[in-house]
RNA sequence: ACAACAGUUCGUUCUGUCGCUGGUGAAGCUGCAGCAUGCUGCAGCUUUACGGGAGGAAAGUCGGGACAACACAGAGCACCAUGCUUCCUAACGGGAAGGAUCCCGGGAUAUAAAGGCCCGGGAGACAGACAGUGCCACAGAAAACAACUACCCGGAUACCGGGAAAAGGUGAAAACGCGGUGUAAAAGACCACGGUCCUGCCGGGUAACCGGCAGGAGGGGUAAACCUCAUGGGUUGAAAGACCAAGUAUACCGGCUGUUAAGGGCUGCUCGCCCGAUGCCGGAGGGUAGGUCGCUAAAGCCUGUCGGCGACGGCAGGCUCAGAUAAAUGACAGAAUUAAACAAAAUCCUGCUUACAGAACUGUUGUCUUU
RNA sequence: GCCUUUGUAGCUCAGGGGUAGAGCACUUCCUUGGUAAGGAAGGGGUCAGCAGUUCAAUUCUGCUCAAAGGCU
Numbered sequence: 001a002c003a004a005c006a007g008u009u010c011g012u013u014c015u016g017u018c019g020c021u022g023g024u025g026a027a028g029c030u031g032c033a034g035c036a037u038g039c040u041g042c043a044g045c046u047u048u049a050c051g052g053g054a055g056g057a058a059a060g061u062c063g064g065g066a067c068a069a070c071a072c073a074g075a076g077c078a079c080c081a082u083g084c085u086u087c088c089u090a091a092c093g094g095g096a097a098g099g100a101u102c103c104c105g106g107g108a109u110a111u112a113a114a115g116g117c118c119c120g121g122g123a124g125a126c127a128g129a130c131a132g133u134g135c136c137a138c139a140g141a142a143a144a145c146a147a148c149u150a151c152c153c154g155g156a157u158a159c160c161g162g163g164a165a166a167a168g169g170u171g172a173a174a175a176c177g178c179g180g181u182g183u184a185a186a187a188g189a190c191c192a193c194g195g196u197c198c199u200g201c202c203g204g205g206u207a208a209c210c211g212g213c214a215g216g217a218g219g220g221g222u223a224a225a226c227c228u229c230a231u232g233g234g235u236u237g238a239a240a241g242a243c244c245a246a247g248u249a250u251a252c253c254g255g256c257u258g259u260u261a262a263g264g265g266c267u268g269c270u271c272g273c274c275c276g277a278u279g280c281c282g283g284a285g286g287g288u289a290g291g292u293c294g295c296u297a298a299a300g301c302c303u304g305u306c307g308g309c310g311a312c313g314g315c316a317g318g319c320u321c322a323g324a325u326a327a328a329u330g331a332c333a334g335a336a337u338u339a340a341a342c343a344a345a346a347u348c349c350u351g352c353u354u355a356c357a358g359a360a361c362u363g364u365u366g367u368c369u370u371u
Numbered sequence: 372g373c374c375u376u377u378g379u380a381g382c383u384c385a386g387g388g389g390u391a392g393a394g395c396a397c398u399u400c401c402u403u404g405g406u407a408a409g410g411a412a413g414g415g416g417u418c419a420g421c422a423g424u425u426c427a428a429u430u431c432u433g434c435u436c437a438a439a440g441g442c443u
Stems, first nucleotide, its partner, number of pairs: 001367010012336007020053002023050013055342001059353002062351005067237004074271004079233005084098005099126001101123007127228002132226002134222003148168002151163005176194002179191003196217009241293004252283005263275003300319008372442007381395004389426001397413005419435005
């Protein structure tokens, strides 16, 4: 220098003209109200001035919350979600750090082999298969109380009875690995070494876990199968909800009851709680299709500093940054390089996931050149 | 804007871990003078797409895409 991968940040900019949207101020006009009768207040329209005006994902609506209504949300069952540890956070299935497991590359030691050790990188929804039940197609003797070929012993041999599970073959998976002892042949049957699991004790660590000692076991996989354990979850979502104005039907049909009754209260069921004579509920119908609030000053943003490995937190200073309702960000010209990718708010915040032209920076690996 | 459901043959739908099925439709043959009906045989599938769990995925889980319905 180039390439690949990973991560972080940015993601068009400037000038001129003309527009769009909502805010504030001024002027004019119209309407309404009040009275002191030409002033004040409110609303609308027009003109003008000033400053504001989409994103890193505004997207998917996936997780968690704020907020609102139902009882400021109660009990049990059902159902759903999560699942190593500690921490961060308002909260989370998110994030940080760590632990064990698995995979890849390299190294050392050593060997009969597997495994283990050290270094570097990466991955994951990572509780329990020693609570119980189920399933494991085809092939294979056998898929979990195994015995086909082959092996050994006996009967006196194309067979039968017994032993045993090393070798072969099947499969995704085959009943600890390997060496020896042992035997009729064999086998954790026994022994050394190694590995797995359980129990107890000791040491280290906040913990997950790691190391050591002693005793015991020999046991396939699957919980993104049922399930068990632990923890959490009330339901519905701004079309939530509150208020004002206008209009209509106290019509008609059916049901229910006379006070803790029917029925209702946005909840899968049961209980419980509340409302329940201005009668209630259902059917069918009539009217309206307007306005205000919720609505953006907030778990807010920027800078500095301190604490922490880090996620993040504390303190100080500064800043105010869309709020529409048929729904606003645009068009043209010029320049920067000529045309910029994915895509546009709709209650808000925090995460995750997905899409994305291009630019900058950092790290790792590889190749080449120069010193 | 919010909530929910669905995606399997040309069409309508089953199948809920072990090589994917039914009815109608399509093709060929038989039957008929010919057609329909009937009978026999046959073809046709990226199970919407991409990942993951598992020995094995249409099925289980996550994400994406598309379609449909409801809420004033």
Background:
Model confidence (mean pLDDT): 76 of 100. Predicted 3D model of RNase P RNA and transfer RNA as a complex of 443 nucleotides. Rfam match: Bacterial RNase P class A. Rfam classes the family as a ribozyme.